[in-house]
RNA sequence: GGACCCGUAGUUCAGUUGGUUAGAACGACCGGCUCAUAACCGGUAAGUCGCAGGUUCGAGUCCUGCCGGGUCUA
Numbered sequence: 001g002g003a004c005c006c007g008u009a010g011u012u013c014a015g016u017u018g019g020u021u022a023g024a025a026c027g028a029c030c031g032g033c034u035c036a037u038a039a040c041c042g043g044u045a046a047g048u049c050g051c052a053g054g055u056u057c058g059a060g061u062c063c064u065g066c067c068g069g070g071u072c073u074a
Base pairs, nucleotide, nucleotide: 001073002072003071004070005069006068007067010026011025012024013023019057028044029043030042031041032040050066051065052064053063054062
């Protein structure tokens, strides 16, 4: 240099051919239970979906460029 894959909550990820409210687990915080801690139970918060454009009535999803990470290759 070339080819391909990935980027969504603090972390690990799901999101199936564009539409339904952006979700799960773990973690955090609050409460319950307990003499107390853990475990367990209930609840709460947390995301401009890597960045910028484009297509569309509508984009996490499609297209383009860029940024970051990874695999292969010369």
Model confidence (mean pLDDT): 80 of 100. Predicted 3D model of a 74-nucleotide RNA (transfer RNA) from an uncultured Lachnospiraceae bacterium. It matches the Rfam family "tRNA". Gene Ontology term of the family: triplet codon-amino acid adaptor activity. It was read from a public genome assembly.